[in-house]
RNA sequence: ACUCCAGUUGAUCCUGCUGGAGGGCACUGCUAUCGGAGUCGGACUAAGCCAUGCAAGUCACCUGCCGUCCUUCGGGGCGGUGGGGGCGGACGGCUCAGUAACACGUGGACAACCUGCCCUGGGGACGGGGAUAGCCUCGGGAAACUGAGGGUAAUACCCGAUAGGGUAAGGGUACUGGAAUGUCCCUUACCCGAAACCAUUAUGGCCCCAGGAUGGGUCUGCGGGGGAUUAGGUAGUUGGUGAGGUAACGGCUCACCAAGCCUAUAAUCCCUACGGGCGAUGUGAGUCGGAGCCCGGAGAAGGGGACUGAGACAAGGCCCCUAGCCCUACGGGGUGCAGCAGGCGCGAAACCUUUGCAAUGCGCGAAAGCGUGACAAGGUGACUCCGAGUGCUCAUGCGUAAGCAUGAGCUUUUCCCGAGUGUAAACAGCUCGGGGAAUAAGGGCCGGGCAAUACCCGUGCCAGCCGCCGCGGUAAUACGGGAGGCCCGAGUGGUGCCCGCGAUUACUGGGCUUAAAGCGUCCGUAGCCGGUCCGGUAAGUCCUUGGUGAAAGCCCCAGGCUUAACCUGGGGAGGUGCCAAGGAUACUGCCGGUCUAGGGAGCGGGAGAGGCGAGGGGUACUCCGGGGGUAGCGGUGAAAUGCGUUGAUCCUCGGGGGACCACCGGUAGCGAAGGCGCCUCGCUGGAACGCGUCCGACGGUGAGGGACGAAGGCCAGGGGAGCGACCCGGAUUAGAUACCCGGUUAGUCCUGGCUGUAAAUGAUGCGGACUAGGUGUUCGGUGACCCACGGGGUCAUCGGGUGCCGAAGGGAAACCGUUAAGUCCGCCGCCUGGGAAGUACGGUCGCAAGACUGAAACUUAAAGGAAUUGGCGGGGGGACACACAAGGGGUGGAGGCUGCGGUUUAAUUGGAUACAACGCCAGACACCUCACCAGGGCCAACGGCAGGAUGAAGGUCAGUCUGAAGGGCUUACCAGACAAGCCGAAGGGUGGUGCAUGGCCAUCGUCAGCUCGUGCUGUGAAGUGUCCUGUUAAGUCAGGCAACGAGCGAGACCCGCGCCCUUAGUUGCCAUCCCAGUCACUGCGACUGGGAGCACUCUAAGGGGACUGCCGCCGACAAGGCGGAGGAAGGAGCGGGCGACGGUAGGUCAGUAUGCCCCUAAUGCCCUGGGCUACACGCGGCCUACAUUGCCGGGCACAAUGGGAUGCGACCCCGAAAGGGGAAGCUAAUCUCCUAAAACCCGGCUCGGUUCAGAUCGAGGGCUGAAACUCGCCCUCGUGAAGGUGGAAUCCCUAGUAAUCGCAGGUCAUUAUCCUGCGGUGAAUACGUCCCUGUCUCUUGCACACACCGCCCGUCAAGCCACUCAAGCGAGGCUCGGACGAGGCGUGACCCUCUUUGGAUCUUCGGAUUCAUAGGGGGUUGCGUCGAAUCUGGGCUUCGUGAGAUGGGCUAAGUCGCAACAAGGUAGCCGUAGGGGAACCUGCGGCUAGAUCACCUCCU
Repeated sequence: ACUCCAGUUGAUCCUGCUGGAGGGCACUGCUAUCGGAGUCGGACUAAGCCAUGCAAGUCACCUGCCGUCCUUCGGGGCGGUGGGGGCGGACGGCUCAGUAACACGUGGACAACCUGCCCUGGGGACGGGGAUAGCCUCGGGAAACUGAGGGUAAUACCCGAUAGGGUAAGGGUACUGGAAUGUCCCUUACCCGAAACCAUUAUGGCCCCAGGAUGGGUCUGCGGGGGAUUAGGUAGUUGGUGAGGUAACGGCUCACCAAGCCUAUAAUCCCUACGGGCGAUGUGAGUCGGAGCCCGGAGAAGGGGACUGAGACAAGGCCCCUAGCCCUACGGGGUGCAGCAGGCGCGAAACCUUUGCAAUGCGCGAAAGCGUGACAAGGUGACUCCGAGUGCUCAUGCGUAAGCAUGAGCUUUUCCCGAGUGUAAACAGCUCGGGGAAUAAGGGCCGGGCAAUACCCGUGCCAGCCGCCGCGGUAAUACGGGAGGCCCGAGUGGUGCCCGCGAUUACUGGGCUUAAAGCGUCCGUAGCCGGUCCGGUAAGUCCUUGGUGAAAGCCCCAGGCUUAACCUGGGGAGGUGCCAAGGAUACUGCCGGUCUAGGGAGCGGGAGAGGCGAGGGGUACUCCGGGGGUAGCGGUGAAAUGCGUUGAUCCUCGGGGGACCACCGGUAGCGAAGGCGCCUCGCUGGAACGCGUCCGACGGUGAGGGACGAAGGCCAGGGGAGCGACCCGGAUUAGAUACCCGGUUAGUCCUGGCUGUAAAUGAUGCGGACUAGGUGUUCGGUGACCCACGGGGUCAUCGGGUGCCGAAGGGAAACCGUUAAGUCCGCCGCCUGGGAAGUACGGUCGCAAGACUGAAACUUAAAGGAAUUGGCGGGGGGACACACAAGGGGUGGAGGCUGCGGUUUAAUUGGAUACAACGCCAGACACCUCACCAGGGCCAACGGCAGGAUGAAGGUCAGUCUGAAGGGCUUACCAGACAAGCCGAAGGGUGGUGCAUGGCCAUCGUCAGCUCGUGCUGUGAAGUGUCCUGUUAAGUCAGGCAACGAGCGAGACCCGCGCCCUUAGUUGCCAUCCCAGUCACUGCGACUGGGAGCACUCUAAGGGGACUGCCGCCGACAAGGCGGAGGAAGGAGCGGGCGACGGUAGGUCAGUAUGCCCCUAAUGCCCUGGGCUACACGCGGCCUACAUUGCCGGGCACAAUGGGAUGCGACCCCGAAAGGGGAAGCUAAUCUCCUAAAACCCGGCUCGGUUCAGAUCGAGGGCUGAAACUCGCCCUCGUGAAGGUGGAAUCCCUAGUAAUCGCAGGUCAUUAUCCUGCGGUGAAUACGUCCCUGUCUCUUGCACACACCGCCCGUCAAGCCACUCAAGCGAGGCUCGGACGAGGCGUGACCCUCUUUGGAUCUUCGGAUUCAUAGGGGGUUGCGUCGAAUCUGGGCUUCGUGAGAUGGGCUAAGUCGCAACAAGGUAGCCGUAGGGGAACCUGCGGCUAGAUCACCUCCU
């Protein structure tokens, strides 16, 4: 120094990316008091265009003019303005377009160079000459400007001389150096060839030579972007000779000659880009940036060119072309802010047309000085950094506190006023005085990450928020506002970009079996790496020394500004580099030598589906022929198509044909992989073993490259039996372009060629070394033993191959584990979230199909791996249930009752909706109930406001409205204080929300499960325990076991029933005894009542009894099972109560409770009437039936549970009955409801819509109740419907059960076909199983986890988006060719002119003319050469646009199917080929990343 966090899952670990937290830069929202410092501010886009002003002048040279002063009048001084001349305008300032380059950086080199001003040393300035500007005169032009003539000066220019310099040749005793081509000296020749003055007291200049300094020029090693979808480039190209050119080398240029030169260590081409010092970030290595400051480069509207000069190919110089702009008299001219200000434009984006040369610096000058938009200073911008403030104290009140309010006091940085100082002048600042807490706080956030709200209101998947995850669908800590809080603070947030986080590019420091990733395999080039020993060398490497790596920057110290920022000085670090010198030699390299352990060769005997060729054989199949034979064959889940009486299938004989090679056969063998399987022969490759035979490091890997390479496919030619994409039929199906069936073409086979891909897999590159073992198998060797002796067998051991299990170790885990996925070394290939996509474009290959190479836009928060728990499976094993089966009875058909749906209605209130709603809400509603509808009426405790003795609210006769009513109204009266008009609040609400809740309930399920503690295993989720074997109704029990125990469930427990005993005896009982009565009496007796009694029954309290205890068998001697004995009862005796952890957002806000929301004169309360009872229909439950096992009539038995006081009601009377009138008893083991019914007996009916069935309707009567119309029940008479056993389907039931029969209770004024109970009669069947429905458990697969009612694929339809292709259209860049060609340079000719020298002629002796000569200037023109721009044609390339076309991505609820995930219902997938609306289907070959069952082999 080093930090993570959120996001894939139900949960876990991992891989992996996305996002958050840090720092920096630019823009931007809101906000803003002050000061200082800074190398900050039109860099990013338009190196786009610019009005206006300013940014480079200056001068002891010469000179004109103007002003002024002086004058000795000759002139001179000063100032200004021009001209000539000198120096400077090559610096300074701006910008970053171009440039991938010796442009830059760094280190060297120049033996290949230059250098004005400056310094040092030496020497010098002699003689002469002619011009020219300004000026004057006259012209041209609009202007810019310009022509002619005349005159003139110099530090301007020219000639001569001297000094000197240069070149060449020759010579030389010299010097430096790595090397002379250098320097020096001598001789000769040739060439060139200096000078300037001004001022004067000093001084300043000028010329030559040599040296220095400074600045530059050139060359060179090394270094620093991307792209190979750019692999070849190059014609002055590479070199030579000669020449030209330059300050200078050079192919720099040219002529000739040669044919080279560069390139995989990346040439060339394309894209991008000024480079460095440095800056941002980072621990670092790095990554990214490089505007502003410094160094270097480049540019000056685009492009080209030279001139001058010491220096330029020259920002404010010249010439030309191009484009733009301006002026114009149309003839012609002018112009260049990437200087400072400023303007337009562009944009998200950036200041004043300020002051001054006072300072610093620069130019000129001797100097004074002048100039300077360099610079200094101010203005402006929170641009950056630094500093400061927005107050302090006390009291009172409020507050839990933080703090707030009020009052009093204090201080004055800042602020305001004034003075001084400051400055070139100001500003600021500083000092002093005065005033006054005054003049000064915001931004973001508060669901998690992430610090701060479970606060209020609003909103209601809306509006909106959100970097990511995610919030919002009526209680939002997530939206908007408020309140409160958190963070930072003159700032604070947002957006974009960079670094970090990221060990997600891994050099430091990652990976590749399954997550992305090993080339299909081998050979091999370059490269990289390389055994043993010795010697040498010293390139790498290491050490020492010297030089260099500018300053600024960074660190430390000190100092100066009040501190700091900032600045100054000193020191240091760093610049990881380069150069030079010296040294070391272990390792690497190089050179020489040695060795044999790597590798290779040789020899030997064996093994093998290794390859190629030839020959031979065999079974099956098919076809043909002969014979036999007859009605079918074939095929399937079942069929059909098909074949067959023209004789099939079948049997048999013969013949033809093509393909193939059973058994042996094996996690056996061989091969590099693909792959290889009848036998024999020939040719041939490789491996293993053995051998001290040889070579002597010859090796490993392998970018490019080459060869081989299943199936399919292609070309050409053969062949064609079987099989069989396509195709044609038949089935299946909703459909069936499939699965199944019948045919069948390519193909499958052979020869030759091409393709070059596969799940080409061990999803595992090759080579080497090291690191426990065990056990198979195969080949070879060695040894021992056995031997029927054979090529036999067994065992041990060595080496090679091939399997399994496993230590350590590794791994996310699964797993790997001497055949590594362990530990190391060498080399190659490959990966970097998912999709788009192995697609597009380009290129290479191919006949084609296509292969190889291989992106991006856009889109997305995941996509993945392994393992865990569950759930699920048209997976498997085990066990179970009235689950099925075996039986009995029903429902579904009819009529009715009842509930529900639907419809209807003013309303038909609401809830419940598979099982688990539907005779359910105990919900049988006349009113009530009541929640609904129509109509009418009524009501607010308390507080505030309005109103009110000018009378509120209330009451009332009559009339009226009305169903009715002082409820309203009309009219009037009584009475006397409140008040509902408004706001708040209270109360009420069967108003909403069961998805805000409590409680209760249903259901899975009376199923056998659900968990915990400790220990152990696993990184973890989690597992173990709870598993296995046996057993049970049971996780019941026993045994085993890294588990040992425990809890909730099960069981036990509680209640009822069954047997016995004890206790008790009224209201119960009555065997016995007594009494009385009645009946009957021949006799026995029967009944009723009372008493004794408590035996029995019964009642209701307690106890006993049953435990596999006993016997036999089975079983592990266990648990337990089967049978038996005994027993009232037998293995839980029977029935019930009791419902684990939890699930179903199951049901209920309408039972009650309850949060929130809503209504408040109505959604509250009361009343009248209606409705909940509707009725074309559909469904559930039930009742009654359809009849003879029945019905009707008569007779006649036997219960239990329960109920009863405005009740049950005996009994008597009336009535045909319902019922009515009386009425005892009963607070009930006492009285009563109370008759039980089926059964049984007798009689009738006789198979008929009936003497079945009773709906419906009519009439009469009764009961309850204010009230039976809508709309009750009962009785009697009459009426007599459907219905003759109920389709598909479906329900219940295993014994006192089903079935059947009645009884009681609940509700209730009245009403039961309902419900809850009660008893009576009382069966059949269960071999058994998991087939259906489901449950439990173990295991397996999974892409499911709101969990199969899951997930999910493709076409089509719709919308949006970005790419691709595309006839073309448009624009740019580069390049090649042609045309034209401004202009430059060179050269020649001619003309003009000036000058030098000589000759000739003439001469007025001044000179003129002419010829020749040498030099300068100008003009015209020819030739040569370079050459911009323009025009034109071609090529390459980039961008924009483009009718249309293709695919892709995304988008709550579209269409079609169901492809994949479970054996996904035809296992899936890969390659290839054909086909099809689509997912897909089919053929061939391959893979397991396939479930299940069985078998073989191997292992433990």
This is a predicted structure of a 1500-nucleotide RNA (small-subunit ribosomal RNA) from an archaeon. Its Rfam family is "Archaeal small subunit ribosomal RNA". The family is grouped with related families in Rfam's "SSU clan". The family has 86 seed sequences and 709 matches in Rfam 15.1. Its mean pLDDT, the model's own confidence on a scale to 100, is 82. It was read from a public genome assembly.